The prediction has a mean pLDDT of 86. The RNA shown here (transfer RNA) has 74 nucleotides and comes from an Elusimicrobiota bacterium.
[in-house]
RNA sequence: GGCUGGGUAGCUCAGCCCGGUAGAGCAGCGGACUCAUAAGCCGUCGGUCGGAGGUUCAAAUCCUCUCCCAGCCA
Numbered sequence: 001g002g003c004u005g006g007g008u009a010g011c012u013c014a015g016c017c018c019g020g021u022a023g024a025g026c027a028g029c030g031g032a033c034u035c036a037u038a039a040g041c042c043g044u045c046g047g048u049c050g051g052a053g054g055u056u057c058a059a060a061u062c063c064u065c066u067c068c069c070a071g072c073c074a
């Protein structure tokens, strides 16, 4: 340099193909339970969807450019 995959909550990842309310588990916080703690239970907080632009009534999703990470090839 070329190709492929990936970047979404604090962490690990779905959702993208086929546009229509942004999610799960864990972690955090609160509650209940317990002599107390843990586990389990109930509730709750938490998001520039890597960045910019474009298309569209509407974009995490489609298109273009670009940054970063991993792998393969040279």
Base pairs, nucleotide, nucleotide: 001073002072003071004070005069006068007067010026011025012024013023020057028044029043030042031041050066051065052064053063054062